[in-house]
Molecule: small-subunit ribosomal RNA
Organism: uncultured Gammaproteobacteria bacterium
RNA sequence: AGAGUUUGAUCGUGGCUCAGGGUGAACGCUGGCGGCGUGCUUUAGACAUGCAAGUCGAUCGGUCCCGGUUUACCGGGAUAGAGGCAAACGGGUGAGUAACACGUAGGGAAUUGCCCCAAAGUCAAGAAUAGCCCCGAGAAAUCGGGAUUAAUACUGGAUAGUGUCCGGUUUACCGGACUAAAGGGUGUAACUGCCCGCUUCGGGAAAUACCUGCGGCCCAUCAGCUUGUUGGUAGGGUAAUGGCCUACCAAGGCUUUGACGGGUAGGGGGCGUGAGAGCGUGAUCCCCCACAAUGGCACUGAGAUACGGGCCAUACUCCUACGGGAGGCAGCAGUUAGGAAUAUUGCGCAAUGGGCGAAAGCCUGACGCAGCGACGCCGCGUGCGGGACGAAGGCCUUCGGGUCGUAAACCGUAUAUCUCCCUGCAUUUUGCAGGGGGGAAAGCGCCUACUAACUACGUGCCAGCAGUCGCGGUAAGACGUAGGGCGCAAGCGUUACCCGGAAUUACUGGGCGUAAAGGGUCCACAGGCGGUUUUUUAAGUCUUGCUUUAAAGCUCCCGGCUCAACCGGAAAAGGGGGCAAGAUACUGAAAAACUAGAGUAUGUUCGGGGCUGAUGGAACUUGCUGUGUAGGGGUGAAAUCCGUAGAUACAGCAAGGAACACCGAGGGCGAAGGCAGUCAGCCAGAGCAUUACUGACGCUAAAGGACGAAAGCUAGGGUAGCAAACCGGAUUAGAGACCCGGGUAGUCCUAGCCCUAAACGAUGUCCGCUAGCUAUUUCUCCGAAUUCUCGGGGAAGUGGCGCAAGCUAACGCGUUAAGCGGACCGCCUGGGGAGUACGACCGCAAGGUUGAAACUCAAACGAAUUGGCGGGGAGGCGCACAACCAGUGGAGCAUGUUGUUUAAUUCGAUACAAAGCGUUGAACCUUACCUAGGCUUGACAUCCUAUUUUAUAUCUUUGGCGAAAGUCAGAGUUUAAACGGUAGGACAGCUGGUGCAUGGUUGUCGUCAGCUCGUGUCGUGAGAUGUUCCCUUCAGUGGGGCAACGAGCGCAACCCCUGUUUUGUGUUAUUCGUGUCACAAAAGACAGCUCCGAUACUUAAUCGGAGAGGAAGGAGGGGACGACGUCAAAUCAGCAUGUCGCUUAUGCCUAGGGCUACAAACAUCCUACAAUGGGACCAACAAUGGGCUGCCAAACCGCAAGGUGGAGCUAACCCCAUCAAAUGGUCUCUCAGUUGGGAUUGGGGUCUGCAACUCGACCCCAUGAACGCGGAAUUGGUAGUAAUCGCGGAUCAGCAGGCCGCGGUGAAUACGUUCUCGCCUCUUGCACACACUGCCCGUCACUUCAGCAAAGUCAAGGGCGCCCAAAAUCUCGACUUGUCGGGACUAAGGUGAAUUUGGCGAUGAGGAAGAAGUCGUAACAAGGUAGCCGUUCUGGAAGGAGCGGCUG
Repeated sequence: AGAGUUUGAUCGUGGCUCAGGGUGAACGCUGGCGGCGUGCUUUAGACAUGCAAGUCGAUCGGUCCCGGUUUACCGGGAUAGAGGCAAACGGGUGAGUAACACGUAGGGAAUUGCCCCAAAGUCAAGAAUAGCCCCGAGAAAUCGGGAUUAAUACUGGAUAGUGUCCGGUUUACCGGACUAAAGGGUGUAACUGCCCGCUUCGGGAAAUACCUGCGGCCCAUCAGCUUGUUGGUAGGGUAAUGGCCUACCAAGGCUUUGACGGGUAGGGGGCGUGAGAGCGUGAUCCCCCACAAUGGCACUGAGAUACGGGCCAUACUCCUACGGGAGGCAGCAGUUAGGAAUAUUGCGCAAUGGGCGAAAGCCUGACGCAGCGACGCCGCGUGCGGGACGAAGGCCUUCGGGUCGUAAACCGUAUAUCUCCCUGCAUUUUGCAGGGGGGAAAGCGCCUACUAACUACGUGCCAGCAGUCGCGGUAAGACGUAGGGCGCAAGCGUUACCCGGAAUUACUGGGCGUAAAGGGUCCACAGGCGGUUUUUUAAGUCUUGCUUUAAAGCUCCCGGCUCAACCGGAAAAGGGGGCAAGAUACUGAAAAACUAGAGUAUGUUCGGGGCUGAUGGAACUUGCUGUGUAGGGGUGAAAUCCGUAGAUACAGCAAGGAACACCGAGGGCGAAGGCAGUCAGCCAGAGCAUUACUGACGCUAAAGGACGAAAGCUAGGGUAGCAAACCGGAUUAGAGACCCGGGUAGUCCUAGCCCUAAACGAUGUCCGCUAGCUAUUUCUCCGAAUUCUCGGGGAAGUGGCGCAAGCUAACGCGUUAAGCGGACCGCCUGGGGAGUACGACCGCAAGGUUGAAACUCAAACGAAUUGGCGGGGAGGCGCACAACCAGUGGAGCAUGUUGUUUAAUUCGAUACAAAGCGUUGAACCUUACCUAGGCUUGACAUCCUAUUUUAUAUCUUUGGCGAAAGUCAGAGUUUAAACGGUAGGACAGCUGGUGCAUGGUUGUCGUCAGCUCGUGUCGUGAGAUGUUCCCUUCAGUGGGGCAACGAGCGCAACCCCUGUUUUGUGUUAUUCGUGUCACAAAAGACAGCUCCGAUACUUAAUCGGAGAGGAAGGAGGGGACGACGUCAAAUCAGCAUGUCGCUUAUGCCUAGGGCUACAAACAUCCUACAAUGGGACCAACAAUGGGCUGCCAAACCGCAAGGUGGAGCUAACCCCAUCAAAUGGUCUCUCAGUUGGGAUUGGGGUCUGCAACUCGACCCCAUGAACGCGGAAUUGGUAGUAAUCGCGGAUCAGCAGGCCGCGGUGAAUACGUUCUCGCCUCUUGCACACACUGCCCGUCACUUCAGCAAAGUCAAGGGCGCCCAAAAUCUCGACUUGUCGGGACUAAGGUGAAUUUGGCGAUGAGGAAGAAGUCGUAACAAGGUAGCCGUUCUGGAAGGAGCGGCUG
């Protein structure tokens, strides 16, 4: 000191979270020792038991005991009672209290036991009473009666001062009156003495009481409070002032500088944190206050309204013989309850302190110690030195190794700490020192980032984690475990709370154009602030001195416990308060003056400024009249509607209401809202010019007041047009809308309310300062012109531009500031809940103003960036459309797919980019599927162990069983210890899963023209620039320009085929030729040349036309070649491969079946529907290819498929194959389901093959289906192309209508880019970024949660009125003289009406959150009707419509 988290990324705003420190803590796991501290924060709940305040015999009488002498007497001890002092301290607690309670600084009208100092006294009497004794009542507590007795108890008397009161006075004093007391001890022969007491007065010390200033909590949703109230007079009362109390008089007193009310709370020294300012807190220790079960009251006393005293009332508990009594732990222990939670019914008065006493001493749960608790702080330890085979074991592994790790074992050692024993010293205990023996002691948290620390296995959106962001859906560094590591350590983590970080309440130290935030506007009281000069004053301010701010604590220094914590001593500091003196710049106060602020006067000008009245024309609607006839109106298209009862249209007349075209302009005026025909009246304002006057008169402005669009409300008018609601017509899936036809409130006027708007410049008012350019309005000065007007200067407005500077997150602002400063006011502090609820005020109502919380989220938001997208814009391209040709979609058949079926119909592909695709060829095989039968180290690879072997193995062969696989038996040959068998083990095997774990390969956008980089520059940054712009191109192709300059991958070219030529070669080709053909190599074309035109910053690049040359002309044609990337695109079944799964089976072998099924649908072909044709005959012309398990000639046989045959050919030689077909010629058919078409079916054959049943191809004969050119829709093609015609090849035993090739014949059309589809570039908007198949709003349905309202109900609090009234005090009276009665006052109680707060509450309305629900699609793009604000009406819902406003 910062970090994480909003985004695809960025900057900002802004909240949330974390890292630090702390605690009287608690909880979890763990736990060796000591020192010093600390320990009911909750129920001021209730308490058993013991103890916590007594003491004095030197005050008194008595009683008891002991001793001496024992008669009396003396001495000692104890003690109930009388008496004295103490018990008001000490100890506890924090309920109450917002107060003179506390803190601090002062004050005057007081008192004081014990203590200190000083002065004076202490004389002489009297009457009682407790105790003891007797009697009595009662369960008890306790009480009553009688007799008797003492005092330092009580009573009166004397004395009297410097006390008190009165009077006088020369204020020194004098006179008068009044007021005291107690003795005891000791000593002496006795007195004088001594000690302790007692009385009076004065002083002190230390306390107590009272008064005052100032200081320190929250709420204004508490704004008015007060009747002893404020003051006075007189009296009472008190120690004392005082409405403290009473009577009378006056009507005051307090309050926005917060009274009154409500809530909360003991205050301070201090403590925690913080750089500080602050914020939080008030345990332990110290000071003060308050309280003692709850409430009241007094008595005693120096002191109390008294914790361990009294009286009364109340509640509770206990005892009781039911008559009556007793009690108060918030003292120390302890119990119980509550709670997350807080200790022993300990020892001692040795120390310190206190009470009593002359003292000894007694008492002391104050205190000193001990016990319990890691509750905190501090200190120490759990060893130290060697020790590599880097052991075993664990974990990981790329199988080599790495790591735990010198760690362990083992050897040496015994210094620490602790404990036991002994000794010495000290001690109430605790302890300190020395010697000897023994040898116990590490955990907790974390390891994705923040945040130090990583791997394996398990799990598989499960279990779980999580402070925040977030992990987990089969390779999890985030869950669980293990290994390893990191951190702290007798502790470590978690939870709770406080401060910090948080400049996130900003005094130090923030903001308000768009992020939250300027009041809608103005006026103005209080308040705040205030121009120039002088004098005075000295309140603020500053300086100096004194005083105070208790101690402890903090800080510093020194010292004591071995150190430290802890403790002791000394010092200092800072800030605050008070007193005194001084200073006078600034502020204040007082006085005097000034004119620059402000204002007044004068002149002049300006304007939709306001109010009132009058008046005008255009348009509109309606009515009447006329002309006139079939339509009009309306829309995207229509319809509702109007019209033959005469509309619309045109003309005339009349009536009515509302609004004012042109001028008119971001031009004017006004504080804002707002203001517009013309004229008149009244009122107000502003500017400019000039002098004169006043002399700070000023600025701002809480509360307050006035104004305040539209909508809306009340009452009365008015109503032409427009138009919420409403009614129709359309649109639509629906249409409560958009569009259309009607239409009422309203819009208008008068009077009165309402008081809100995107009331906006989203920018408060005022003053000063800080470069410019330009436009315009009003006035003025100067100069021209002298009518308008023009140029320059000044002032006041209103605008535009702007990289001047500056500011800003950026956008932008920029003399009209959002710059630099000053004054004052208003407002903000995460989003939602919510501008809601409750309360209050205002309002007729609608509603407005003020304005929360619970709960919930980790974001919400601003500006800008890159993309993507748009039913935004611009430009461009493509067989994309258009034009043309031929098709598909209809029929039959073929093939593939879906679906269905099935034991199985194996699997994959399945928008374009699957579907004659993988498959370039399923009868068996293939084959992966099904059924059945078999095998289990296996059909295949490598290896190990054991065992077996001369016929068990190999090869040839025969036979039995069997569907085969296989198995059994035999013969021959060969080989010879393995290359065999058997058994076992490693392992094999898998077309089993995952293409979303992968490699490789491929498709697609797309052969589209794009995709990037380096350096530089711009920007806070993401990024931009370059790559945009202009022209051009098939092309980011080229040129020009330019803060860019270059470069790379793509484009093009290089490569192949083909077209032309040349050269060379010449087999098996040849018409024998210099040709053709084949092979090989080379040439050629490049906008290169000429001309014209176009484009226009341009000499460029380029385009169009013509020409020359040429085989070919503008890339000649075709191919291969596919940038960065996209689609988790396809493929684990081509292959490879991680991982998971199977292992007598998901592996392997075999037979048969299936992949060929068949209501239906789709895709791609073929053949057709015929005459541009079918059939028959004759005739002509190719190219690419293939061939030894092969192609197969001639010849012969068969109608044919084919058969026989065997020549030739390992191929420019022979064969397929004289290869062709369309084509040409001749004949025939004559528009028909035909001589078109050939499906289907019957019969007979051929070929291949172990085998054509399921299930091959072909031939012959017979049969002769649909089909007459094909709906919506849709495909291909721009030239040797489409169309049409045949030929060859791969696969292959056989099987092509498919595929891959080859050549023959050989067209039509393209105006053009509006539209469809796709693509490229620029620009614009965006709330999208998984990127429009996006995002997202509201109702409804379900679940959960918190709050609000609610008939009521329950409880609590503080008051008020009335009734009743204990004890006590005061007072009056009575008498039996210490009792009774009355009165005043009053706690508690009762009662009544209110009020405040809280709990529960049927139900109601809204809110928040939930899984993939329902309905629509309101918003974001022109979001498909631009959106939003206010208001009114209306609708399932988002919403829609009207009126006014804003541009966001």